[in-house]
The part of an RNA shown here (large-subunit ribosomal RNA, domain IV) has 334 nucleotides and comes from a metagenome.

Context: one part of a larger RNA
Parts: sequence; C1' cells; structure tokens
RNA sequence: CACACGUUCAGGAACUCGGCAAAUUAGUACCGUAACUUCGGGAGAAGGUACACCCAUAGCAAUAUGGGUCGCAGUGAAAUGCGCAGGGCGACUGUUUAACAAAAACACAGGUCUCUGCUAAGUCGAAAACGACGUAUAGGGGCUGACACCUGCCCGGUGCCGGAAGGUUAAAGGGAGAGGUUAGCUGGAGCAAUCCGGCGAAGCUUUGAACUGAAGCCCCGGUGAACGGCGGCCGUAACAAUAACGGUCCUAAGGUAGCGAAAUUCCUUGUCGGGUAAGUUCCGACCUGCACGAAUGGUGUAACGAUCCUGCGACUGUCUUAACGUGUGACUCA
Repeated sequence: CACACGUUCAGGAACUCGGCAAAUUAGUACCGUAACUUCGGGAGAAGGUACACCCAUAGCAAUAUGGGUCGCAGUGAAAUGCGCAGGGCGACUGUUUAACAAAAACACAGGUCUCUGCUAAGUCGAAAACGACGUAUAGGGGCUGACACCUGCCCGGUGCCGGAAGGUUAAAGGGAGAGGUUAGCUGGAGCAAUCCGGCGAAGCUUUGAACUGAAGCCCCGGUGAACGGCGGCCGUAACAAUAACGGUCCUAAGGUAGCGAAAUUCCUUGUCGGGUAAGUUCCGACCUGCACGAAUGGUGUAACGAUCCUGCGACUGUCUUAACGUGUGACUCA
C1' cells in the first nucleotide's frame, strides 16, 4: 500500500450527482397513536414505560402486587423494523430483458367495440384435432386498464357496414366480317408436258366487330371506446392595458370539461409565493399550452411499490482529517 473487519476526541452530511456505504432502530408486555380513507385501513403510525435475581401474597398457570439484592449495562450474547412529511408514475398481489435494464414496461379484475346461430367464428401444411363433449350470461379478435366524476365537435380523406338505379368491367356466350389454302372457271406462253396471272364454291384453318355478361370500382347513405383530425387575420370599452363584442378568409370540423413551465415548456434558472443564511431541483399558484386534452382515455384518488423526486428528525469515519488495532496478501530475510 491492497482487500475484509473492529474502535475513535470535537463536530454531525460540512461528503457526494445523490446519505452511496456505514451507523441508528430492533424482542416481549403495557400505555398511547394524526391527516386522510374505498370505513377494510392508515397502524408496529408517531411517541413513551417496564424487563435480571431472591422472598412473600393471589392464582392451576401465564401473570399481577409488595418487599429486598447486584452490576457501567437485565430483549446483559446471537438472532432481531430507522422514523416522519410532500409530490410524480402505476390502482393493487403478480410478470419481464437466463448472463449489464425489475421499471412508469407487461399482465390484471373492470369497461367498451367488433365477429360468431353451431357442420359457429377462429386456429391449422393434408387429414385429424382444438375451439367444446361448450352454444351469445358462450367463444374468438381489437383497444382501454381498480374505484370516483366524466368521456365534447368533425363522416371531407382512409377503413368497415348497408344499398342497388345508372357508369365501367373478366372469363364465357355471340358471330357481322377479314385473311390463308384450292376443286373448278378463265386469260396468256408453249408442238406438248408444263408454267405464269385473274376470279374463286365447299371443307379445313388463322382471326374477329356489334351485342349479352358477376363481384369489384365509380356512385348513394351510415359509422369515432374505427385509422384519424379538432384554424388564421383585423378592429373595438371615457387613463393605460385587456377584449365580453364586431368584421373577414379558410375548413369535414375548428380543442368542450378538466389539467397545464407538466415524465409534455424551446425561450427558461418564466413570474409570484413557500421552504434555506444562500434552492437551475422540490412544493403551491399564474397561463404567454414552441408542441396537454378526453378508452393511442382526461382529471382525481385511500391502500400498495427492493419505483423516481424533494424536505425533516435520529444516526453515524460519507466528510473536516485522519489515527490506532485484527486477519490475509504485498514487502524483507531464509
């Protein structure tokens, strides 16, 4: 010096991002116990007192009362809650990144939408099977997430549902016509065989217009706890400021209640108040919401949390500021 421990004058968080770590607390009995609350809790709240041994009395006993004895110390060692206050988030118990994240993430009971009438919807590579030996108080899927109070406006776009008049439209049907081939007819060349040209039936073949033709799409409606969206400019009141009020443009409609510098606020350490001697954090307000907002839920909320933020008490080697001791190493010698 390193690691693991023990003790420490005075001070007591001055340490530090932060009381991280350590210390405090601790058992049993009795007394006593606030706000708030879903009346269950909160609560072991908080805060106190007693505790060993001997004798007597009462009692079955735990124990109670009285008297006495000892020590620095009586839950005499070990084991064995630190407490309080305010706030954010999530209701809660639970689950999770096996081996850097345990959380505010996931789940959850509850809410709601939607699909499904049973050979159910759905899952599934065929079959089988599951769903379910269930039957809409059932089953599948989506979103939200106890409880309380609530959940506004927009259907123009996208999706979904319904509609069927019209438009468009596939295969298929249909077959007007068009092309190829050539038996034959015909013109020409040639003595002839034959060759060249024109027309061209039937058959075969290559094509093929009109017309008929479903769903879908266009179209017409509905639908937000479907995907989503929820404005700008100008003026105006007898100080000033502000604008209940008016005008105008645009839109499908222009953000309601509630909350708000917030897990959201850039400017920003906003401004005011509280707490501190001093507070970029914290708490209460204000509202100028860069860029909250109502089941991608809004606002509250008792209880709960190895959660996060802030403060207070107690306590301490975290620190002022370091010292001593123990063990194991390091180090020296062998």
Model confidence (mean pLDDT): 88 of 100. The RNAcentral record of the full RNA draws on SILVA.